[in-house]
Predicted 3D model of a 365-nucleotide RNA (Bacterial RNase P class A) from Pseudoalteromonas distincta.
Its Rfam family is "Bacterial RNase P class A". By type it is a ribozyme.
RNAcentral holds the sequence, with entries from ENA.
Lineage of the source: Bacteria > Pseudomonadati > Pseudomonadota > Alteromonadales > Pseudoalteromonas.
RNAcentral records the identical sequence in 3 taxa.
RNA sequence: GAGUCAGCCAAGAUGAUCGCUGCCUGUGACGAAAAUGAUCAGGGGGAGGAAAGUCCGGGCUCCAUAGGGCAGAGUGCCAGCUAACGGCUGGGGGGCGUGAGCCCACGACAAGUGCAGCAGAGAGGAGACCGCCAAUCUUCGGGUUGGUAAGGGUGAAAGGGUGCGGUAAGAGCGCACCGGGCCGCUAGUAAUAGUCGGUUGCAAGGUAAACUCCACUCGGAGCAAGACCAAAUAGGGUUCCUUAUGGCGUGGCCCACGUUGGAACCGGGUAGGUUGCUUGAGCCAUAGAGCGAUUUAUGGCCUAGACGAAUGAUUAUCACUUUCUUCGGAAAGGACAAAACCCGGCUUAUACGGCUGACUCACUC
Repeated sequence: GAGUCAGCCAAGAUGAUCGCUGCCUGUGACGAAAAUGAUCAGGGGGAGGAAAGUCCGGGCUCCAUAGGGCAGAGUGCCAGCUAACGGCUGGGGGGCGUGAGCCCACGACAAGUGCAGCAGAGAGGAGACCGCCAAUCUUCGGGUUGGUAAGGGUGAAAGGGUGCGGUAAGAGCGCACCGGGCCGCUAGUAAUAGUCGGUUGCAAGGUAAACUCCACUCGGAGCAAGACCAAAUAGGGUUCCUUAUGGCGUGGCCCACGUUGGAACCGGGUAGGUUGCUUGAGCCAUAGAGCGAUUUAUGGCCUAGACGAAUGAUUAUCACUUUCUUCGGAAAGGACAAAACCCGGCUUAUACGGCUGACUCACUC
């Protein structure tokens, strides 16, 4: 200098003007008064790193629940962290990369069942197309029967690999080495590992985000949860009064027509209101423990709480990027997206930038 890998930060700054929202202070409309607190003024707050997707986990709330099981869903190497997790940290194993580093649901196919396109003789406790070998026949081209699986061929995959012996030809048929299985020993909390020891000719190939089996976890619904107050010419119940030849209305009266009462108390509950609501597994700093995730102690801080759902718009200067330039400047641009009960994660989106550590290659010293 070039190309990479990992982790992290920030999410333009400072003003001015006009607004929005809820909190505090003052004001105090309506009202007899009290209470409520309209209005106005001032003050100090007012989105995020993902507020998102709603994919996991927990708090909180209500319902259900003796205990256990079935069904269903999920998780799946080991240890730890945590309120919990499918998250994170550390480790093991496998794969990729020269490397920093990255990726992996990574229990069981030797319980049972199922599945597998094309090619190929054969895709499974398998198989013989070519080949090799033996016997036999022969018209000498080859045919038939049997043996075999070393070699060829097919395929992603064909029942360990290399060599020697052996044989009619061959074959773990025998042997040596390598690899594998089982048992032990050693190291490790464990997963697991070992140039360790013994034993076994070596096996029923693949596939479980196929059914399934094994182990473990999970009761359901969600702040539109739930709690409280509670209107009406709505509706219900109880008691008392009145009463049907009644009462009330229309009407001067009769007939006629329409209507079915009054009072008190009670609880349910719609509209609506209040609450839940933001002090919390909280944030910051320092010190300690731990490789780390994390945790402990001390000190400090309070940081949106809306519901036709606020957090905005315009503008000035500066900073950044791009383009143009007469080098004085000029013009344009600024992402993803926006709380809705609250936290811990994961995943996805993201303009212009910044910082730290590591790796590879080339060159110079």